Molecule: transfer RNA
Organism: Bradymonadales bacterium
RNA sequence: GGUUCGGUAGCUCAGUUGGUUAGAGCGAUGGAUUCAUAACCCAUAGGUCGGUGGUUCAAAUCCACCCCGAACCA
Numbered sequence: 001g002g003u004u005c006g007g008u009a010g011c012u013c014a015g016u017u018g019g020u021u022a023g024a025g026c027g028a029u030g031g032a033u034u035c036a037u038a039a040c041c042c043a044u045a046g047g048u049c050g051g052u053g054g055u056u057c058a059a060a061u062c063c064a065c066c067c068c069g070a071a072c073c074a
Base pairs, nucleotide, nucleotide: 001073002072003071004070005069006068007067010026011025012024013023019057028044029043030042031041050066051065052064053063054062
C1' cells in the first nucleotide's frame, strides 16, 4: 500500500428486509432481606449508535469520504 471484518451504556455484545419508546448480561447507585456481609429479589441512572456529508416522509441500519482497531496479502 491492497482486501475483508469490526467501532452501539463503564465492560462484553444483540439489534432481521430502513418504520413508530435503542436493548440484554455484567458493573454502578438506591431499596428490600440479614445481627452484619455476600448471594437472591425490586427499582433507577447511564447512549451525539466512531466523525462529516448524502439518499429518504423516515437512517444504528443504505451510499461516499475520513478516523481508529483486527486478520490476511504484498